[in-house]
RNA sequence: GCGCCUAUAGCUCAGUAGGUAGAGCAUUCGACUUUUAAUCGAAGGGUCAUGGGUUCGAAUCCCGUCAGGCGCA
Numbered sequence: 001g002c003g004c005c006u007a008u009a010g011c012u013c014a015g016u017a018g019g020u021a022g023a024g025c026a027u028u029c030g031a032c033u034u035u036u037a038a039u040c041g042a043a044g045g046g047u048c049a050u051g052g053g054u055u056c057g058a059a060u061c062c063c064g065u066c067a068g069g070c071g072c073a
Base pairs, nucleotide, nucleotide: 001072002071003070004069005068006067010025011024012023013022019056027043028042029041030040031039049065050064051063052062053061
């Protein structure tokens, strides 16, 4: 330099023929328990890396950029 892949909640990840963003764990609160743990219930938490484009509508499609990984030279 060229090609491919990845990026979504604090962590690990789901989410595609475009239609209001989810789970588990963690955190907080409550129930239960003599207490803790475990178990059960609830709540909070996200400009979906970033800048544009297409569209009535984009995490999702298209283009660029940054970061990380793999391969080739």